[in-house]
Lysine riboswitch aptamer from a bovine gut metagenome, 165 nucleotides, folded computationally. Its mean pLDDT, the model's own confidence on a scale to 100, is 80. RNAcentral holds the sequence, with entries from MGnify. It matches the Rfam family "Lysine riboswitch aptamer". Rfam links the family to the GO term lysine biosynthetic process.

RNA sequence: GAUAGAGGCGCGGGACGCAUGAUUAACGCCGUCGAGUCCGCCGGGGACACCGACGCGGCGCGAAAGGGCUUGCCGCCGAAAUCCGCGAGACGCCGGCGCUCCUGCGGGUUGGGGGACCGGGAAACACGCGGUCCACUGUCACAAAGUCAUUUGUGGAGCGCUAUC
Numbered sequence: 001g002a003u004a005g006a007g008g009c010g011c012g013g014g015a016c017g018c019a020u021g022a023u024u025a026a027c028g029c030c031g032u033c034g035a036g037u038c039c040g041c042c043g044g045g046g047a048c049a050c051c052g053a054c055g056c057g058g059c060g061c062g063a064a065a066g067g068g069c070u071u072g073c074c075g076c077c078g079a080a081a082u083c084c085g086c087g088a089g090a091c092g093c094c095g096g097c098g099c100u101c102c103u104g105c106g107g108g109u110u111g112g113g114g115g116a117c118c119g120g121g122a123a124a125c126a127c128g129c130g131g132u133c134c135a136c137u138g139u140c141a142c143a144a145a146g147u148c149a150u151u152u153g154u155g156g157a158g159c160g161c162u163a164u165c
Stems, first nucleotide, its partner, number of pairs: 001165005008077001010076004017069002027060006036048003040097005080110008089101002111137002114134006121127001139156007
């Protein structure tokens, strides 16, 4: 340097289906208010509105998306996740900014799963992300013990470890 492996509630994707979303939004009717309303902001344009818009209350009707769960199956063991910078695209009637989402490149962090607490995303008690702590587990190094299998303790990090060439 190449190849092949190991960690285990291991990582990621996942058709179909399911729950939630939701006694919601939108729409219709009734009542009330009375001049503005329509994207998150700015500018422009257009439309609606005293034949009563917007808002509020009641009745009727009644979704969807994102997120989530199970699983045949698929790709794998920096699997993957996340943060920062640069670039490109999607998302409003148009333009700019912003939010959010997808994606390319470069760099950083995290061995792995779990639990608790705090914070954030979100409709959410789901799930996930970040931080701190706690043990557990795998791996290597060092030290000690040993029936020489291994055990105990301390510490490090996957840019690692093991095997073969």